[in-house]
Molecule: transfer RNA
Organism: Chloroflexota bacterium
RNA sequence: GGGCCGUUAGCUCAAUGGCAGAGCAGGUGCCUUUUAAGCACAAGGUUGAGGGUUCGACCCCCUCACGGCCCA
Numbered sequence: 001g002g003g004c005c006g007u008u009a010g011c012u013c014a015a016u017g018g019c020a021g022a023g024c025a026g027g028u029g030c031c032u033u034u035u036a037a038g039c040a041c042a043a044g045g046u047u048g049a050g051g052g053u054u055c056g057a058c059c060c061c062c063u064c065a066c067g068g069c070c071c072a
Stems, first nucleotide, its partner, number of pairs: 001071007010024004018055001027041004048064005
């Protein structure tokens, strides 16, 4: 330098172009002698950045940033 893949909640990851979710962690409560475990509830998002297409974009197109793999 080129190709491919990835970037979404604190972490790990989902999500036919049509309301952004789960598990774990953390919070609150229940339970328990206490802790752990278990149960319940609530909270938590600039979907990497900027543009474009579209009635509508995490999803399609372009540029850029970052990470991984391969080639040179």